[in-house]
Molecule: SAM riboswitch aptamer (S box leader)
Organism: Nocardioides ungokensis
RNA sequence: UGCUCAUCGAGAGGGACUGAGGGAACGGCCCUGUGAAGUCCCGGCAACCGCCGCGAGCUCCUGCCCCGUCCCAGUGCGGACGCAGUCGCGGAAACGGUGCCAAUUCCGGCCCGGAUGCGAGAGACGCCCCGGGGAAGAUGAGAA
Numbered sequence: 001u002g003c004u005c006a007u008c009g010a011g012a013g014g015g016a017c018u019g020a021g022g023g024a025a026c027g028g029c030c031c032u033g034u035g036a037a038g039u040c041c042c043g044g045c046a047a048c049c050g051c052c053g054c055g056a057g058c059u060c061c062u063g064c065c066c067c068g069u070c071c072c073a074g075u076g077c078g079g080a081c082g083c084a085g086u087c088g089c090g091g092a093a094a095c096g097g098u099g100c101c102a103a104u105u106c107c108g109g110c111c112c113g114g115a116u117g118c119g120a121g122a123g124a125c126g127c128c129c130c131g132g133g134g135a136a137g138a139u140g141a142g143a144a
Base pairs, nucleotide, nucleotide: 001144003142004141005140006139007138008137013042014041015040016039017038021031022030023029026108027107028106043101044100045099048097049096051091052090053089054088055087056086061085062084063083064082066079067078068077069076105136110133111132112131113130114129117127118126119125
């Protein structure tokens, strides 16, 4: 850097230094000298991975254990129970790897559906609103 999977309406900030931007990009709307971003210190939130317990499942795959067999003794081949990887639920946050601590990922852009209203507005259409999906993005995990 790209790929796959999961999650994204909850939660959690003070200080020091410094001094003008920040909320990914674009549009909107916000935050900000009552101090942005950044760096450091301390604190906190959460529970993705790791960890602990219980349960399920080994049809396939991988590893270990076991058995048989070939044999040039290296292993190869075959089989089977179990264990682990796997899946689900729960727990801890003392310890490890991350992450996060304005606003739903702040909202929207593309597609589909629904309803009231607005537009000169009956229809078509547009805007606003609600729901679903997608795109983009963020974080974690995994294999490259």